[in-house]
This is a predicted structure of a 93-nucleotide RNA (TPP riboswitch aptamer (THI element)) from an Acidobacteriota bacterium.
NCBI's taxonomy places the organism under Bacteria, Pseudomonadati, Acidobacteriota.
The sequence was found by an Rfam model in a public genome assembly.
The coordinates come from a structure-prediction model, not an experiment, and the mean pLDDT is 78.
Formats: sequence, structure tokens, C1' cells
RNA sequence: GUAGGAGCCUAGGGGUGGCCGUUUACGGCCUGAGAGCAAACCCUCGAACCUGACCCGGUUAGGACCGGCGUAGGAAAGGCAAGCUGGCGGCGU
Repeated sequence: GUAGGAGCCUAGGGGUGGCCGUUUACGGCCUGAGAGCAAACCCUCGAACCUGACCCGGUUAGGACCGGCGUAGGAAAGGCAAGCUGGCGGCGU
């Protein structure tokens, strides 16, 4: 110096399950960032989220609760003064 990362702005994408209480309203409990669409949370090149899936193994009061599936398929982007980080390159010591 610069690809990228992080950050910020704008715009957009997504999920909302399980058990119990009379279970409708409502309330409680479990995991989680989020489980009453919250002016919240997460995600935007990628495991947010969806398909596979009324899947398979484990676990539990139960359940995407844990893992496999998954180097699978799909999935929403543009910008940014200075500063942070930084592979690579140049110069100096």
C1' cells in the first nucleotide's frame, strides 16, 4: 500500500417449539440469541433459516434437547471519511 475481516448506515431474510395447569383466553416450567410478530433477537455469501423429515441414534417429564444427515440441495446486499485487524506485496533499518 492493498484483498479480506470486524464495525457503522440503509435495505432485506428468518424462526416462534415441548410439557403442565380445566386449556380456549391466560399462567407456569425446559432448551436457546430469540419460543405472545417482540418497533425485540438472529442472519444477509452464508449452518440465520428451509428441504430431506411423520428421517436415524442418544437423552428426557417432553421435545430439533444433543448429535448424525451436512464438504447435501436451497437461502436475503449495497455503501462507508477516519480509525481497528490483516494474508500478500513494496521500501527502509